């Protein structure tokens, strides 16, 4: 000096990813509140609770009238398995209370990224968002072909790749 491993350190992808905040639009002229008129004894939950002839409750006309959970933008932070989806399981929060149910850790599994377009499944939703399938672009490793400058195929996946310091084992 070179090869292989093993734990670390640092970086690359771009319409790159979250975050929480600011706005917008949908939620919604919906809940809910209320006021008149008519009917009018039971309403109401999955169960308890609760409410009602001092009118619950339904019907109809009018008045005021939202939230969240989801999305688009924006700058701003934090980042490069960043992180999404999906199953489970035990905790912890939240709605009056169990159960459910949603978030939030955590666990496997799955996805290299963005974007177009189809089915489907989540959702109020013609927003978004995921898997599979075609297709486009991109990064990047293997090979195989061009050949000197990278062009193109064909494969792989992020458990990857590039560079490095350390140990270790062969040479």
């Nucleotide at each position: 000096g070179g090869a292989u491993g093993a734990a670390g350190u640092a970086g690359a992808g771009g319409u790159g990813c979250g975050g929480g905040c600011g706005u917008c639009a949908a939620g919604a002229g919906u809940a809910c509140u209320u006021u008149c008129a008519g009917g009018g004894a039971g309403a109401g939950u999955g169960g308890c609770a609760u409410c009602a002839a001092u009118g619950a409750c339904c019907u109809g006309a009018g008045a005021g009238a939202a939230a969240a959970g989801g999305g688009g933008c924006g700058a701003c932070c934090g980042c490069c398995g960043a992180a999404g989806u999906a199953a489970g399981c035990a905790a912890g929060a939240c709605u009056g209370c169990c159960a459910a149910g949603u978030c939030u850790u955590c666990u496997u599994a799955u996805u290299g990224g963005u974007c177009u377009u189809a089915c489907a499944u989540c959702a109020a939703a013609u927003a978004g968002a995921u898997u599979u399938a075609a297709g486009a672009c991109u990064g990047u490793c293997a090979c195989c072909a061009u050949u000197a400058c990278u062009u193109g195929g064909u494969g792989g996946a992020g458990c990857g790749c590039u560079a490095u310091c350390u140990c270790a084992u062969c040479u």
Molecule: Lysine riboswitch aptamer
Organism: Sporomusa malonica